[in-house]
The part of an RNA shown here (large-subunit ribosomal RNA, domain I) has 542 nucleotides and comes from Candidatus Amesbacteria bacterium RIFOXYB1_FULL_44_23.
NCBI's taxonomy places the organism under Bacteria, Bacteria candidate phyla, Candidatus Amesiibacteriota.
The coordinates come from a structure-prediction model, not an experiment, and the mean pLDDT is 80.
Its Rfam family is "Bacterial large subunit ribosomal RNA".
Context: one part of a larger RNA
Parts: sequence; structure tokens; C1' cells
RNA sequence: UGCAGACAAUGAAUGCCUAGGAUGCACGAGCCGAAGAAGGACGUACGUGGCCACGAAAGUCGUCGGGGAGCUGCCAAGAAGCGCUGAUCCGGCGGUGUCCGAAUGGAGAAAUCCCUCCUUUAAGGAGAACCGUGUUUGACACGGUGGGGAACGCCCUGAACUGAAACAUCUAAGUAGGGGCAGGAAAAUAAAUCAUCGAGAUUUCGUUAGUAAGCGGAGAGCGAACGCGAAACAGCCUAAACCUUGUGUGGUUUCGCAAGAAACUGUACGAGGGGUUGCGGGACAGACUGAGGAAUUGAGUUUUGGUAGUCGAACUGCCUGGAAAGGCAGGCCAAAGAACGUGACAGCCGUGUAAGCGAAACCAAAAUUCAUCCAAAGUCGUUUGUUCCCAAGUACCAUGAAGCACAUACUUUGUGGGAAUCCGGGGUAACCACACUCCAAGGCUAAAUACUUGUGCGUACCGAUAGUGAACUAGUACCGUGAGGGAAAGGCGAAAAGAAGGGUUAAAAACCUAGUGAAAUAGAACCUGAAAUUGUCUGCUG
Repeated sequence: UGCAGACAAUGAAUGCCUAGGAUGCACGAGCCGAAGAAGGACGUACGUGGCCACGAAAGUCGUCGGGGAGCUGCCAAGAAGCGCUGAUCCGGCGGUGUCCGAAUGGAGAAAUCCCUCCUUUAAGGAGAACCGUGUUUGACACGGUGGGGAACGCCCUGAACUGAAACAUCUAAGUAGGGGCAGGAAAAUAAAUCAUCGAGAUUUCGUUAGUAAGCGGAGAGCGAACGCGAAACAGCCUAAACCUUGUGUGGUUUCGCAAGAAACUGUACGAGGGGUUGCGGGACAGACUGAGGAAUUGAGUUUUGGUAGUCGAACUGCCUGGAAAGGCAGGCCAAAGAACGUGACAGCCGUGUAAGCGAAACCAAAAUUCAUCCAAAGUCGUUUGUUCCCAAGUACCAUGAAGCACAUACUUUGUGGGAAUCCGGGGUAACCACACUCCAAGGCUAAAUACUUGUGCGUACCGAUAGUGAACUAGUACCGUGAGGGAAAGGCGAAAAGAAGGGUUAAAAACCUAGUGAAAUAGAACCUGAAAUUGUCUGCUG
């Protein structure tokens, strides 16, 4: 020096564990805000740094319930106190709630500065802007709006990378992004729809179907519908004709000397009635019949749930061990042998589990009664007649686009033209005829659906480089002017019993001893403790 072995050091893998995550199902819940939100700043404890809670009434206040022996949140111990005259704690309803923030008296470099008025002078109140209504017209009163929200929704706008093995139509994709607005859901919705038997609003799911449907530099790719089966079901209100009536205004006639008055008839804008349909419906005029309804709101009652809870069966001995839930022996309960904990593995030790029970207060749902609304001012219907009405710069046409899988049809739309009125009009894939079908140019409408979340139950999901970025002071520390980026970091032990005391040393770390413990090579740099790497000793070797 090398090799080998043993023992150590370093190191953190691995194993085991779970306090945290991921995901699904069932049931329930779903907006907050000028009555000041979301989000924050600053404070509040005996001492108080962080988290949490709370707000100058500040580790809390009142009240109504629950509960029954401890308690003064956690890191985290101490001191000093509170409590069966019922504390701490849990739930319902209230009180208080600094300052900033839409922030709203004015200002502002958020959490600060400055001001006016009123009054019952206090722990007081008011003072932004815009819109609407009222009105005594004022610097008024009242009501509303404003801002926030993870995802889900609707509307407007709208890429590129990419794929096509290049690339331009195409694709990606109406995706990402941007803007606006709303709700607990939103949107859609009661046929100018489909079909060719007939069906009968919308929405969602399955299927039809990746289709002998189709579209497509016929490439890459894109991709339905009818029908069928389910979930859930719910239908309504205006405009117009016509009638009554108010206000303004025009015309004619009559009366009157005139001012003016009355009647009739137009017109404009309102109010009430009427009316709502497609085997057409309605108005108007006439004939007949003769009775309750509501998807809304409020209150009461009952029931069932929710927001605290309550009751709850049955085991002992010996052995091993630090410890019994293990072994042996003999028992017991079970509408309870789910689970977790307890010094090793517990139906019978604890929390629980099964089966029952329970609310002063508040909330929800359902049923029911009353109120409310509509209705004898003629509902719902039947019938005869002929005049009137049935949504206009609309339908439709030309042309340019967009949407619909595609598209010449259809829907929407820019530009230019521009109807009809039930003997009417739209559609049925150019167009025409016949047939069938529906009634546009006004509006509203729960549920089934989407997303988030609470509770419960689960998982051939993860187990600390995994699983959330985050099992720990985590959106923290740190980085960046900023938008923003963004970690690392779990495990002593059953119990701190967390090592009194002594020694070495100038002192401390440290070590030796003593002590605790089953174990201290479990000693806090703490479970296990691999490898690289380092050292000591021994053997062999040069």
C1' cells in the first nucleotide's frame, strides 16, 4: 500500500406508522352587501411572540335550552383565580362590533388628516353620486342602485401553437384569452315544430351512431337527425277588433247681441272592461246552458326532519411479560361480533355500535284551515248571421355574411327594394302543382340538468422526493419595483419517569459516573438506521 473481517463514525435510504391529501356515492344546502359585504389594519389575556377567538361591553355580554365536575383555547409550562348558589363547555335567538375597504361629509401616499349641521349633550345623530316616486319646488322626504363571489350560466368578442408528417381551404376551435351581466342555479320553453301511421312545450341521459346518413385540398379530419327507451312534467298572460270613460285638440249644427253653452262627429294620449285561437279564433247582433278557481302571498294548527343531546347488554382466575387485549381454564351478552382507543391482538375496560327517547328557541318541508287574489259586473261551453280584428319597414325578393355535422332548404343579419289580411300567411331540402301541416313579426313560466359545499358511507387510491404547493408558523419563509414566483421541514418513550447529585476542565460543549426506563447504540442532532465515504483493531500481502 492493497485485500478480508470485526467494531465504530458519517449519512440518510428502507421498513413500519399517520395527524394530511385524492376520489366516488347517497341525502341535504346554496348567494353576501349602505341594517356597511368580501377582504384587511390595529387592538383585547396576569406576564403575550405566533396561530385561533373576540372588538374600547374586545380570551368576551344577555337570554332561552342542553349538560353535570371540573375549568381559565393551541404552541406551553408557570402564576393567580373561577366552579354543585351549576362554572368551563354545546346549541337557538339577541347585544356590542375601533379603523380601512363599494366607502358614501371633504381630502388622501388604505387602515390617516380636516370640516359643517342637529339634538334629548350622549358610549348620540346627520352630511357622496345617480335613478325613480311623491311633493309644500327645497340645500326636501321616501325607495332603489353601487361592491364582492372558487366553480357552474348566458350574451358580445375571439387567437395561435398544433394536425394535415411542408402549407394556403381545412384543423386546433367558437377552444384559450378579453369584455358585460345574472342566479342558486342560469339558459331554453307551450309549434308559422316534426312527421306522412301520426305525434304534441323545454331541458337532461341512453340509444339510433362513429352510421352502406352525410361533409371533407374527398386529405387530415369533422359528424348529425327522425325514431325509440328513460328522468321530470304545467301551462299561461298581452296587442288588435268592440264597449265605457278621462284629458288635450279639430270640425259641423243649434241657441245667444256678445262672452259662451249644448249636441253630434273626428283625432292624439291615457284608464277600465273585452280577448288570445288554427279540425281557425275573437269582436258585433241574437238564441240556449247555469258554477267555483289559483303555479302567488300571509297567518294558524298538525306531522316529519334539522340546529345541542339522552339511554344503552355482557368477564373473571392463573401463566408469560415492563405492561395482557396474548396463552390456558371456566363463563356471559348479542335487534349491539361497525370502528377507534387503552403499556402486545379486547363482542363483555373506555368512547361507541344495535334498538329506542328528546327541543324553551329558530329553520325547512308536507298536509290542512282561514285570510288574500280572480269570479253572479255572467265562468266554462253550444249555436246562427254577416260587417270588423287577429303583432310591418315585418314576411318576402336581390345581394354580402354568419349559424345549423353539411347545405341550394331553414334561422339570424348588413345593404337595396318591399307585401297580403282568413277566398289570408309560413313550412314539408332549388323551384312548380297537389296533398298534409302549422299560425311569425309581443311577453312570462317550476321540475328533471351544471357547479360548489355540509353530513354520512365507501375506495384492488397515496403514505412524507408519494398524496394538495401546503400532514409542521404554508400561499408561510424567501425572491421580484411590480404583475407574479414560491420552498424545505413528520416519528424519543407506554408514561417525561426529559437524566437530582458527584467527577474531569479556567469555563462551556463534551465525556465519565450516578439515577429513570423493558430498552438510553430509545438522551432530545432522539423509531428502524442500507449505500457511497471515513476511522480503529486483527489477519494476510508488498